[in-house]
Predicted 3D model of a 350-nucleotide RNA (Bacterial RNase P class A) from a Gammaproteobacteria bacterium. The coordinates come from a structure-prediction model, not an experiment, and the mean pLDDT is 77. Rfam family: Bacterial RNase P class A. It is annotated as a ribozyme. The sequence was found by an Rfam model in a public genome assembly.
RNA sequence: UGAGUUGGCCAGGCAAUCGCUAGUUUUUAACUAGAGGAAAGUCCGGGCUCCAUAGAGCACAGUGCCAGGUAAUACCUGGGGGGCGCGAGCCUACGGAAAGUGCAGCAGAAAAUAAACCGCCGCGUUAUUCUUCGGAGUGAUGAGGUAAGGGUGAAAUGGUGCGGUAAGAGCGCACCGCAUGGGUGGCAACAUUCCAUGGCAUGGUAAACCCCGCUGGGAGCAAGGCCAAAUAGGAAUCCAAUGGUGCGGCUCGCACUGGAUUCGGGUAGGCUGCAUGAGCAUUACGGUGACGUGAUGCCUAGAUGAAUGAUUGCCCAAGACAGAACCCGGCUUACCGGCUAACUCAAUUA
Repeated sequence: UGAGUUGGCCAGGCAAUCGCUAGUUUUUAACUAGAGGAAAGUCCGGGCUCCAUAGAGCACAGUGCCAGGUAAUACCUGGGGGGCGCGAGCCUACGGAAAGUGCAGCAGAAAAUAAACCGCCGCGUUAUUCUUCGGAGUGAUGAGGUAAGGGUGAAAUGGUGCGGUAAGAGCGCACCGCAUGGGUGGCAACAUUCCAUGGCAUGGUAAACCCCGCUGGGAGCAAGGCCAAAUAGGAAUCCAAUGGUGCGGCUCGCACUGGAUUCGGGUAGGCUGCAUGAGCAUUACGGUGACGUGAUGCCUAGAUGAAUGAUUGCCCAAGACAGAACCCGGCUUACCGGCUAACUCAAUUA
RNA backbone atom coordinates (compact mmCIF):
# COMPACT_ATOMS: atom_id res chain seq x y z
C1' U A 1 0.00 0.00 0.00
C1' G A 2 -3.67 -3.57 -1.43
C1' A A 3 -7.06 -7.63 -0.48
C1' G A 4 -9.84 -9.88 3.46
C1' U A 5 -12.05 -11.62 8.52
C1' U A 6 -14.58 -10.45 13.10
C1' G A 7 -16.92 -6.87 16.47
C1' G A 8 -18.94 -1.93 18.08
C1' C A 9 -21.43 2.90 16.97
C1' C A 10 -24.65 6.36 13.94
C1' A A 11 -29.71 6.46 11.38
C1' G A 12 -29.87 13.40 10.42
C1' G A 13 -28.53 17.71 13.91
C1' C A 14 -29.27 22.97 15.64
C1' A A 15 -32.49 27.49 15.72
C1' A A 16 -37.20 30.12 14.73
C1' U A 17 -42.69 30.35 13.41
C1' C A 18 -47.37 27.88 13.04
C1' G A 19 -49.96 23.10 13.86
C1' C A 20 -51.25 17.74 16.37
C1' U A 21 -51.48 14.02 20.86
C1' A A 22 -50.69 12.87 26.10
C1' G A 23 -49.36 14.43 31.10
C1' U A 24 -48.76 18.29 34.94
C1' U A 25 -50.02 23.06 36.78
C1' U A 26 -51.53 28.84 38.86
C1' U A 27 -56.28 25.31 33.55
C1' U A 28 -57.11 32.61 28.78
C1' A A 29 -52.43 29.63 28.71
C1' A A 30 -47.58 27.75 30.29
C1' C A 31 -44.10 23.73 30.91
C1' U A 32 -42.44 18.65 29.81
C1' A A 33 -42.43 14.48 26.59
C1' G A 34 -43.73 12.39 21.78
C1' A A 35 -42.14 5.60 16.47
C1' G A 36 -37.24 1.54 15.10
C1' G A 37 -32.54 -1.11 14.57
C1' A A 38 -35.31 -3.52 12.58
C1' A A 39 -41.35 -0.83 14.89
C1' A A 40 -41.35 -5.67 9.63
C1' G A 41 -42.35 -11.49 9.51
C1' U A 42 -46.13 -13.68 13.16
C1' C A 43 -41.28 -17.99 13.39
C1' C A 44 -40.10 -19.35 18.79
C1' G A 45 -40.12 -18.48 24.29
C1' G A 46 -42.54 -16.21 28.22
C1' G A 47 -45.24 -12.39 31.57
C1' C A 48 -50.49 -11.34 32.16
C1' U A 49 -56.08 -12.75 31.69
C1' C A 50 -59.87 -16.51 31.38
C1' C A 51 -61.50 -21.76 31.04
C1' A A 52 -60.75 -23.88 36.40
C1' U A 53 -61.00 -26.99 41.88
C1' A A 54 -57.11 -29.34 38.99
C1' G A 55 -54.37 -34.29 38.07
C1' A A 56 -52.44 -39.15 35.57
C1' G A 57 -51.65 -42.05 31.16
C1' C A 58 -51.74 -42.76 25.82
C1' A A 59 -51.58 -40.57 21.20
C1' C A 60 -49.63 -36.23 18.98
C1' A A 61 -46.13 -32.19 18.45
C1' G A 62 -41.32 -30.08 19.19
C1' U A 63 -36.25 -30.93 20.13
C1' G A 64 -31.47 -33.87 19.78
C1' C A 65 -22.81 -33.53 20.91
C1' C A 66 -21.04 -31.58 26.12
C1' A A 67 -21.02 -27.87 29.98
C1' G A 68 -22.91 -23.27 31.45
C1' G A 69 -26.35 -18.55 31.09
C1' U A 70 -31.50 -17.03 31.32
C1' A A 71 -38.08 -16.05 33.63
C1' A A 72 -37.84 -19.43 29.51
C1' U A 73 -36.55 -21.24 24.57
C1' A A 74 -35.52 -24.44 18.84
C1' C A 75 -32.13 -18.49 21.95
C1' C A 76 -27.05 -16.92 23.76
C1' U A 77 -21.80 -18.18 25.58
C1' G A 78 -17.69 -21.42 25.86
C1' G A 79 -15.79 -26.18 24.51
C1' G A 80 -15.75 -31.15 21.47
C1' G A 81 -16.52 -34.02 16.66
C1' G A 82 -17.05 -33.34 11.27
C1' G A 83 -16.55 -30.13 6.83
C1' C A 84 -14.60 -25.51 4.04
C1' G A 85 -10.61 -21.82 3.72
C1' C A 86 -3.09 -20.43 2.72
C1' G A 87 -4.97 -17.80 7.03
C1' A A 88 -7.74 -14.53 10.32
C1' G A 89 -12.20 -17.31 10.45
C1' C A 90 -16.99 -19.67 8.71
C1' C A 91 -20.82 -23.72 8.50
C1' U A 92 -23.11 -27.76 11.17
C1' A A 93 -30.85 -31.14 10.53
C1' C A 94 -24.12 -33.45 15.50
C1' G A 95 -28.50 -39.47 19.83
C1' G A 96 -29.02 -44.83 17.60
C1' A A 97 -27.59 -48.82 11.47
C1' A A 98 -25.49 -54.98 16.55
C1' A A 99 -34.27 -53.94 17.67
C1' G A 100 -36.96 -54.14 13.01
C1' U A 101 -38.71 -52.57 8.01
C1' G A 102 -37.48 -49.94 3.56
C1' C A 103 -34.26 -47.62 -0.41
C1' A A 104 -29.78 -47.21 -3.94
C1' G A 105 -30.43 -45.68 -11.86
C1' C A 106 -26.79 -47.64 -15.40
C1' A A 107 -22.59 -50.80 -15.62
C1' G A 108 -21.04 -55.34 -13.40
C1' A A 109 -20.89 -62.47 -12.10
C1' A A 110 -22.39 -60.15 -7.79
C1' A A 111 -24.57 -54.08 -4.14
C1' A A 112 -26.31 -57.49 1.91
C1' U A 113 -29.91 -64.49 2.94
C1' A A 114 -23.81 -61.93 -1.87
C1' A A 115 -21.06 -64.11 -5.75
C1' A A 116 -17.99 -66.34 -10.85
C1' C A 117 -17.54 -62.67 -16.68
C1' C A 118 -12.13 -63.11 -18.21
C1' G A 119 -8.97 -66.02 -15.48
C1' C A 120 -5.62 -69.69 -12.16
C1' C A 121 -5.15 -75.14 -10.56
C1' G A 122 -5.70 -80.60 -10.09
C1' C A 123 -8.93 -84.80 -11.99
C1' G A 124 -11.97 -87.79 -15.81
C1' U A 125 -13.04 -88.64 -21.25
C1' U A 126 -11.34 -87.76 -26.22
C1' A A 127 -8.27 -86.06 -30.62
C1' U A 128 -3.37 -84.96 -31.93
C1' U A 129 2.26 -83.67 -31.83
C1' C A 130 7.04 -84.85 -29.85
C1' U A 131 9.79 -88.55 -27.27
C1' U A 132 15.92 -90.32 -24.67
C1' C A 133 9.39 -94.59 -23.96
C1' G A 134 10.30 -91.84 -17.78
C1' G A 135 7.00 -88.56 -19.94
C1' A A 136 6.09 -83.46 -21.99
C1' G A 137 2.83 -80.11 -24.85
C1' U A 138 -1.76 -78.42 -27.65
C1' G A 139 -7.25 -78.52 -28.72
C1' A A 140 -12.42 -80.05 -27.31
C1' U A 141 -15.58 -81.52 -23.31
C1' G A 142 -17.48 -82.93 -18.10
C1' A A 143 -17.48 -82.51 -12.91
C1' G A 144 -14.63 -79.95 -8.98
C1' G A 145 -11.36 -76.29 -6.13
C1' U A 146 -10.41 -70.84 -5.88
C1' A A 147 -11.40 -65.34 -5.20
C1' A A 148 -4.66 -63.77 -5.00
C1' G A 149 -4.53 -61.27 -10.77
C1' G A 150 -7.83 -58.48 -14.62
C1' G A 151 -12.53 -56.07 -15.90
C1' U A 152 -17.37 -52.92 -14.23
C1' G A 153 -18.63 -49.22 -10.78
C1' A A 154 -19.02 -43.63 -6.38
C1' A A 155 -18.39 -47.97 -3.48
C1' A A 156 -16.62 -55.17 -4.50
C1' U A 157 -16.35 -57.42 1.86
C1' G A 158 -9.38 -54.83 5.56
C1' G A 159 -3.96 -52.91 3.47
C1' U A 160 1.52 -53.93 2.52
C1' G A 161 5.26 -57.66 2.75
C1' C A 162 6.99 -62.67 3.75
C1' G A 163 5.84 -67.82 4.16
C1' G A 164 2.70 -71.65 2.61
C1' U A 165 -0.45 -74.11 -1.26
C1' A A 166 -2.24 -78.25 -6.85
C1' A A 167 -3.64 -73.07 -7.47
C1' G A 168 -5.22 -69.67 -3.77
C1' A A 169 -7.23 -67.37 0.69
C1' G A 170 -5.68 -64.09 7.76
C1' C A 171 -4.51 -70.11 5.87
C1' G A 172 -0.06 -68.54 9.23
C1' C A 173 3.39 -64.50 10.72
C1' A A 174 5.27 -59.09 11.08
C1' C A 175 3.66 -54.06 10.79
C1' C A 176 -0.59 -50.84 9.96
C1' G A 177 -5.87 -50.69 10.54
C1' C A 178 -10.35 -52.47 13.39
C1' A A 179 -13.09 -54.39 17.84
C1' U A 180 -13.23 -55.10 23.15
C1' G A 181 -11.19 -54.09 27.92
C1' G A 182 -7.93 -51.01 30.76
C1' G A 183 -4.34 -46.62 31.88
C1' U A 184 -3.60 -41.11 31.52
C1' G A 185 -5.80 -35.89 30.82
C1' G A 186 -10.57 -33.45 31.03
C1' C A 187 -16.92 -31.88 35.19
C1' A A 188 -18.19 -33.83 30.27
C1' A A 189 -18.56 -34.36 25.02
C1' C A 190 -13.88 -36.35 23.77
C1' A A 191 -8.43 -36.97 23.14
C1' U A 192 -4.32 -40.33 23.55
C1' U A 193 3.23 -41.44 19.41
C1' C A 194 0.23 -45.74 26.42
C1' C A 195 -0.92 -51.27 27.62
C1' A A 196 -3.40 -56.12 27.00
C1' U A 197 -6.47 -59.60 24.25
C1' G A 198 -8.59 -61.02 19.64
C1' G A 199 -7.55 -63.10 13.10
C1' C A 200 -11.19 -59.60 13.50
C1' A A 201 -14.95 -57.17 8.52
C1' U A 202 -21.98 -57.88 6.44
C1' G A 203 -20.68 -51.59 3.82
C1' G A 204 -24.14 -46.80 2.94
C1' U A 205 -28.67 -44.24 4.10
C1' A A 206 -32.64 -42.25 9.89
C1' A A 207 -32.76 -34.16 6.11
C1' A A 208 -36.39 -42.65 5.03
C1' C A 209 -40.20 -45.13 8.37
C1' C A 210 -38.59 -46.39 13.11
C1' C A 211 -36.17 -46.83 18.29
C1' C A 212 -34.34 -43.88 22.44
C1' G A 213 -33.62 -39.35 25.71
C1' C A 214 -35.73 -34.56 27.10
C1' U A 215 -39.85 -30.89 26.91
C1' G A 216 -45.09 -29.73 26.24
C1' G A 217 -53.11 -28.11 28.90
C1' G A 218 -55.98 -24.66 25.76
C1' A A 219 -57.53 -19.89 24.01
C1' G A 220 -55.87 -15.10 23.61
C1' C A 221 -55.99 -7.58 25.01
C1' A A 222 -60.96 -8.51 19.41
C1' A A 223 -58.07 -11.94 26.66
C1' G A 224 -60.72 -10.01 30.76
C1' G A 225 -63.44 -6.44 34.20
C1' C A 226 -67.07 -2.36 35.19
C1' C A 227 -71.09 1.11 33.86
C1' A A 228 -75.21 2.76 30.94
C1' A A 229 -79.06 1.60 27.43
C1' A A 230 -82.43 -1.59 24.72
C1' U A 231 -85.25 -6.11 23.81
C1' A A 232 -89.05 -11.10 23.89
C1' G A 233 -88.13 -13.44 32.07
C1' G A 234 -89.11 -15.46 23.31
C1' A A 235 -90.86 -20.03 20.67
C1' A A 236 -90.26 -25.14 18.86
C1' U A 237 -87.81 -30.08 18.70
C1' C A 238 -84.54 -33.93 20.77
C1' C A 239 -81.68 -36.44 24.81
C1' A A 240 -81.78 -36.98 30.12
C1' A A 241 -79.08 -39.30 36.43
C1' U A 242 -76.80 -46.58 34.16
C1' G A 243 -77.43 -39.53 31.71
C1' G A 244 -75.32 -34.85 30.45
C1' U A 245 -71.69 -30.69 30.65
C1' G A 246 -66.59 -28.79 31.54
C1' C A 247 -61.08 -29.36 30.32
C1' G A 248 -57.10 -29.10 21.85
C1' G A 249 -57.92 -35.54 20.74
C1' C A 250 -58.95 -40.44 23.65
C1' U A 251 -59.20 -43.13 28.54
C1' C A 252 -59.30 -42.81 33.85
C1' G A 253 -60.06 -39.42 37.64
C1' C A 254 -62.22 -34.67 39.57
C1' A A 255 -66.09 -30.82 39.82
C1' C A 256 -71.11 -29.39 38.62
C1' U A 257 -76.36 -30.73 37.73
C1' G A 258 -79.16 -30.08 32.98
C1' G A 259 -77.56 -30.13 27.79
C1' A A 260 -77.93 -29.82 22.24
C1' U A 261 -80.20 -27.96 17.60
C1' U A 262 -83.37 -24.56 14.76
C1' C A 263 -86.28 -20.02 14.12
C1' G A 264 -86.91 -15.05 15.91
C1' G A 265 -85.66 -10.21 18.74
C1' G A 266 -82.22 -6.31 21.12
C1' U A 267 -77.28 -4.01 21.74
C1' A A 268 -72.48 -3.37 19.40
C1' G A 269 -72.00 3.04 23.42
C1' G A 270 -68.56 4.63 27.39
C1' C A 271 -64.70 3.64 31.06
C1' U A 272 -60.86 0.31 32.27
C1' G A 273 -57.13 -3.26 31.00
C1' C A 274 -53.07 0.96 28.95
C1' A A 275 -47.59 1.43 30.76
C1' U A 276 -42.71 1.45 37.00
C1' G A 277 -40.94 -2.59 33.52
C1' A A 278 -37.70 -10.32 34.06
C1' G A 279 -36.90 -1.37 32.64
C1' C A 280 -32.74 1.88 31.05
C1' A A 281 -27.90 4.48 31.78
C1' U A 282 -23.16 4.96 34.37
C1' U A 283 -19.80 2.53 37.47
C1' A A 284 -17.23 -1.20 40.95
C1' C A 285 -16.40 -6.34 41.80
C1' G A 286 -16.63 -11.69 40.06
C1' G A 287 -16.35 -14.67 35.55
C1' U A 288 -12.53 -16.83 29.27
C1' G A 289 -17.59 -15.47 28.07
C1' A A 290 -22.92 -15.26 27.87
C1' C A 291 -24.04 -13.01 32.42
C1' G A 292 -24.48 -12.11 37.85
C1' U A 293 -24.21 -9.02 42.40
C1' G A 294 -23.84 -4.03 44.55
C1' A A 295 -23.99 1.45 44.33
C1' U A 296 -25.70 6.01 41.98
C1' G A 297 -29.04 8.33 38.70
C1' C A 298 -33.43 8.53 35.20
C1' C A 299 -39.10 7.93 34.01
C1' U A 300 -38.67 7.89 28.12
C1' A A 301 -45.64 7.50 23.13
C1' G A 302 -50.25 5.53 24.93
C1' A A 303 -53.46 6.78 19.78
C1' U A 304 -58.60 4.36 18.98
C1' G A 305 -60.99 5.44 11.32
C1' A A 306 -55.80 5.94 14.35
C1' A A 307 -51.18 11.83 17.22
C1' U A 308 -45.08 14.08 15.85
C1' G A 309 -46.61 17.75 10.12
C1' A A 310 -45.43 22.31 7.26
C1' U A 311 -42.03 26.62 6.23
C1' U A 312 -37.22 29.19 6.60
C1' G A 313 -31.87 29.37 7.62
C1' C A 314 -27.25 26.94 8.86
C1' C A 315 -24.23 22.46 9.51
C1' C A 316 -23.11 17.67 7.58
C1' A A 317 -20.55 12.19 5.49
C1' A A 318 -25.58 9.94 4.52
C1' G A 319 -30.75 9.69 4.77
C1' A A 320 -31.44 3.93 2.38
C1' C A 321 -34.91 0.05 4.67
C1' A A 322 -38.93 1.97 6.62
C1' G A 323 -44.38 3.95 11.46
C1' A A 324 -45.84 1.54 18.16
C1' A A 325 -51.60 -0.50 19.11
C1' C A 326 -50.94 -5.53 25.99
C1' C A 327 -45.73 -6.06 27.17
C1' C A 328 -40.87 -8.28 27.15
C1' G A 329 -36.57 -11.72 25.46
C1' G A 330 -34.85 -13.90 20.83
C1' C A 331 -34.44 -15.49 15.68
C1' U A 332 -35.11 -14.32 10.48
C1' U A 333 -35.64 -10.80 6.51
C1' A A 334 -34.83 -5.53 4.20
C1' C A 335 -31.12 -1.72 4.14
C1' C A 336 -28.04 4.21 1.53
C1' G A 337 -23.71 5.51 3.50
C1' G A 338 -20.19 6.68 7.21
C1' C A 339 -16.99 6.26 11.63
C1' U A 340 -14.03 3.02 14.63
C1' A A 341 -11.08 -1.31 17.05
C1' A A 342 -8.52 -5.84 16.60
C1' C A 343 -6.70 -9.75 13.57
C1' U A 344 -5.06 -12.47 8.68
C1' C A 345 -2.66 -12.76 3.83
C1' A A 346 0.34 -10.56 -0.30
C1' A A 347 3.97 -7.04 -2.16
C1' U A 348 7.65 -3.27 -1.12
C1' U A 349 11.05 -0.35 1.99
C1' A A 350 14.11 0.33 6.43